[in-house]
RNA sequence: AUAAUAUCGCUGAAUUCCUUAUAGGAAGCGGAGGAACCAUUUUUCGUAACAUCAUAAGUUACUUGGGGUGAAUCCUUAUAGGUAGGGCUACUCUCAUAGUCCAAAUCCGACAGCUAACUUCGCAAGCGUUUUGAGAGAGGAU
Repeated sequence: AUAAUAUCGCUGAAUUCCUUAUAGGAAGCGGAGGAACCAUUUUUCGUAACAUCAUAAGUUACUUGGGGUGAAUCCUUAUAGGUAGGGCUACUCUCAUAGUCCAAAUCCGACAGCUAACUUCGCAAGCGUUUUGAGAGAGGAU
RNA backbone atom coordinates (compact mmCIF):
# COMPACT_ATOMS: atom_id res chain seq x y z
C1' A A 1 0.00 0.00 0.00
C1' U A 2 -3.77 -3.63 -1.49
C1' A A 3 -7.50 -7.54 -0.63
C1' A A 4 -10.82 -10.55 2.44
C1' U A 5 -13.36 -11.75 7.02
C1' A A 6 -15.05 -10.46 11.87
C1' U A 7 -15.87 -6.82 15.62
C1' C A 8 -16.68 -1.77 16.51
C1' G A 9 -18.09 2.94 14.74
C1' C A 10 -20.31 7.12 11.22
C1' U A 11 -24.24 9.72 7.79
C1' G A 12 -29.40 8.38 7.39
C1' A A 13 -36.20 7.10 9.43
C1' A A 14 -33.99 2.99 7.16
C1' U A 15 -33.80 -1.46 13.04
C1' U A 16 -35.45 -5.88 15.82
C1' C A 17 -38.50 -10.07 15.95
C1' C A 18 -42.17 -13.83 14.22
C1' U A 19 -43.48 -17.05 10.42
C1' U A 20 -46.04 -21.62 6.40
C1' A A 21 -38.97 -18.43 6.30
C1' U A 22 -39.23 -16.80 -2.14
C1' A A 23 -45.07 -14.79 0.02
C1' G A 24 -46.46 -12.48 4.52
C1' G A 25 -46.94 -10.39 9.62
C1' A A 26 -45.72 -7.56 14.35
C1' A A 27 -43.22 -3.92 17.19
C1' G A 28 -40.37 0.39 16.69
C1' C A 29 -38.66 4.61 13.91
C1' G A 30 -39.81 7.97 9.75
C1' G A 31 -42.85 10.46 5.39
C1' A A 32 -47.39 11.97 2.70
C1' G A 33 -52.65 13.00 2.15
C1' G A 34 -56.77 14.55 5.15
C1' A A 35 -62.03 18.59 9.26
C1' A A 36 -63.27 22.41 12.64
C1' C A 37 -60.61 26.83 14.37
C1' C A 38 -56.90 29.89 12.42
C1' A A 39 -54.41 31.49 8.02
C1' U A 40 -54.89 32.68 2.74
C1' U A 41 -58.11 35.52 -0.73
C1' U A 42 -53.19 38.89 -6.13
C1' U A 43 -49.96 35.50 -9.74
C1' U A 44 -51.58 29.94 -14.35
C1' C A 45 -57.46 30.03 -17.17
C1' G A 46 -49.34 26.56 -17.94
C1' U A 47 -47.89 23.79 -22.94
C1' A A 48 -48.91 19.92 -26.70
C1' A A 49 -51.93 16.01 -28.61
C1' C A 50 -56.60 13.30 -28.65
C1' A A 51 -61.74 14.02 -28.51
C1' U A 52 -65.64 17.68 -29.60
C1' C A 53 -70.05 21.96 -33.16
C1' A A 54 -67.32 24.25 -29.27
C1' U A 55 -65.19 24.63 -24.17
C1' A A 56 -61.23 27.23 -18.81
C1' A A 57 -64.93 20.22 -18.84
C1' G A 58 -62.53 14.87 -20.02
C1' U A 59 -58.01 11.56 -21.40
C1' U A 60 -52.67 11.15 -22.32
C1' A A 61 -47.90 13.30 -22.21
C1' C A 62 -44.64 17.37 -20.72
C1' U A 63 -42.46 20.91 -17.23
C1' U A 64 -41.56 26.86 -17.19
C1' G A 65 -45.94 27.66 -12.40
C1' G A 66 -46.56 25.34 -7.70
C1' G A 67 -45.43 21.60 -4.08
C1' G A 68 -42.75 17.18 -1.38
C1' U A 69 -38.29 14.32 0.83
C1' G A 70 -33.50 16.30 2.40
C1' A A 71 -28.69 20.12 6.22
C1' A A 72 -28.31 21.05 1.08
C1' U A 73 -30.41 27.84 0.59
C1' C A 74 -28.68 31.98 -1.75
C1' C A 75 -24.87 35.15 -4.25
C1' U A 76 -20.92 36.01 -7.82
C1' U A 77 -16.27 37.73 -11.65
C1' A A 78 -20.05 30.90 -12.53
C1' U A 79 -18.32 23.56 -14.16
C1' A A 80 -15.02 27.70 -9.82
C1' G A 81 -15.29 30.73 -5.38
C1' G A 82 -18.19 32.00 -1.32
C1' U A 83 -22.63 31.19 1.78
C1' A A 84 -27.72 30.08 4.90
C1' G A 85 -27.52 25.50 6.90
C1' G A 86 -25.54 20.43 8.36
C1' G A 87 -21.94 16.44 10.13
C1' C A 88 -17.45 14.02 12.36
C1' U A 89 -13.17 14.02 15.77
C1' A A 90 -15.29 6.66 20.33
C1' C A 91 -19.45 6.21 27.30
C1' U A 92 -23.99 10.00 27.03
C1' C A 93 -25.64 15.19 27.29
C1' U A 94 -24.60 20.71 27.57
C1' C A 95 -21.13 24.69 26.81
C1' A A 96 -16.51 26.23 24.92
C1' U A 97 -12.20 25.38 21.86
C1' A A 98 -9.25 23.42 17.62
C1' G A 99 -9.18 20.67 13.19
C1' U A 100 -11.75 18.62 9.15
C1' C A 101 -15.73 17.51 5.72
C1' C A 102 -20.75 18.27 3.19
C1' A A 103 -23.59 22.27 1.38
C1' A A 104 -26.33 17.28 -3.30
C1' A A 105 -29.78 14.61 -5.57
C1' U A 106 -34.55 13.38 -6.59
C1' C A 107 -39.98 12.86 -6.59
C1' C A 108 -45.25 14.68 -7.75
C1' G A 109 -47.28 16.36 -12.53
C1' A A 110 -51.17 22.06 -12.93
C1' C A 111 -52.22 19.94 -7.78
C1' A A 112 -52.10 19.66 -2.06
C1' G A 113 -51.74 25.77 4.03
C1' C A 114 -52.49 24.03 9.22
C1' U A 115 -55.27 19.73 10.47
C1' A A 116 -58.50 15.37 15.13
C1' A A 117 -60.68 10.96 13.27
C1' C A 118 -59.27 8.39 9.07
C1' U A 119 -56.31 6.83 4.55
C1' U A 120 -51.56 5.63 2.74
C1' C A 121 -46.17 4.85 1.97
C1' G A 122 -40.67 3.75 3.48
C1' C A 123 -37.27 0.84 6.59
C1' A A 124 -32.48 2.20 1.44
C1' A A 125 -27.81 3.49 0.04
C1' G A 126 -22.91 4.78 1.19
C1' C A 127 -18.60 4.95 4.21
C1' G A 128 -13.89 4.34 8.16
C1' U A 129 -12.97 9.20 12.28
C1' U A 130 -9.60 8.89 16.90
C1' U A 131 -8.47 17.82 19.54
C1' U A 132 -8.57 19.53 24.29
C1' G A 133 -11.12 21.60 28.60
C1' A A 134 -15.27 22.53 32.21
C1' G A 135 -19.93 20.76 34.30
C1' A A 136 -23.72 16.95 35.07
C1' G A 137 -24.71 11.83 34.67
C1' A A 138 -24.09 6.48 33.43
C1' G A 139 -21.07 2.17 33.64
C1' G A 140 -16.70 -0.94 35.03
C1' A A 141 -12.56 -2.49 38.10
C1' U A 142 -9.99 -2.48 42.73
Molecule: c-di-AMP riboswitch aptamer (ydaO/yuaA leader)
Organism: uncultured Schinkia sp.